[in-house]
Molecule: c-di-GMP-I riboswitch aptamer
Organism: Planctomycetota bacterium
RNA sequence: UCCCGAAAAAGGCAAACUACUCGAAAGAGUAGGACGCAAAGCCACGGGCCCACCCCGCGGAUCCAUUUUGGAUUCGCGACGGGCAGCCGGGCUACCGAA
Numbered sequence: 001u002c003c004c005g006a007a008a009a010a011g012g013c014a015a016a017c018u019a020c021u022c023g024a025a026a027g028a029g030u031a032g033g034a035c036g037c038a039a040a041g042c043c044a045c046g047g048g049c050c051c052a053c054c055c056c057g058c059g060g061a062u063c064c065a066u067u068u069u070g071g072a073u074u075c076g077c078g079a080c081g082g083g084c085a086g087c088c089g090g091g092c093u094a095c096c097g098a099a
Base pairs, nucleotide, nucleotide: 004097005096012037013036017032018031019030020029021028022027035086041092042091043090045089046088047087048084049083050082051081056078057077058076059075060074061073062072063071064070065069
C1' cells in the first nucleotide's frame, strides 16, 4: 500500500415515529428520536422500485354544438419530467489496525 473487519480504541451516521417547512406527489430539509449501519460518506453510470400536477400523443365513456368535425369533463396507457444512494451493482474518497 492492497485485501479484510474484532467481544479493540476514538468517534461518526441516523430507520420508524412526532413537530414545522417545501412539493401535485413520490420525496426532501430542520429539530427531537434510535431500527440499524465498517462506508447508512459522496456520485443517478447500469439494473430495479416509487410518483406522475401541468403540457403532449393514443384509446374509451358522457355531455354540448352541429356541413367536417370541434369543444368540455372523466378514465386508462405512453412519453416528457421528478425521486429512492438505508434496494443491488459500479465509480471516487476515508478513521482504526486484531486474526